RNA sequence: AUAAUUGUUGCAGCGCCAGAACCGGUUCCUGCCGGUUGACGAGGAAGGGGUUUAUCGAAGGUUUCGGCGGGUGCCCCUCGGUGGCUCACCACCGUAAGGAUGCCCUUAAAUCCGGAGAGCAAUUUCCGGGACAAAGGGGUAUCCGGUGAGAUGG
Repeated sequence: AUAAUUGUUGCAGCGCCAGAACCGGUUCCUGCCGGUUGACGAGGAAGGGGUUUAUCGAAGGUUUCGGCGGGUGCCCCUCGGUGGCUCACCACCGUAAGGAUGCCCUUAAAUCCGGAGAGCAAUUUCCGGGACAAAGGGGUAUCCGGUGAGAUGG
């Protein structure tokens, strides 16, 4: 370096299931037992603490109902960045580190159509085909962007 095998990790719009709905068995008055479903992707992490229905759209006359837990959200502090340099405060942000607007980029997935497999079933695991977002981010153009003190250069 290559190959094979084994184990671990991958997990965060994520995991779970006491309600509910549905399926099978049983009983048929109620119920009992076993099972199935229970969010489609995009985006999101400086450190610590706090907090909890924490961003965006897609689909859908049905449960994407209802709930539990967690969480990259938010708030505070610290650290860091921009506002020419340093410090303090202020504003906005988080290493792609200030704001606004236009344009470009940033593979949507499920639904749908076709097919294969598992299951008695509810349902589920995949493959192929063709579409359709918004927010956020990046690039670019234009515009806008502190207060005080100090330093340096002309």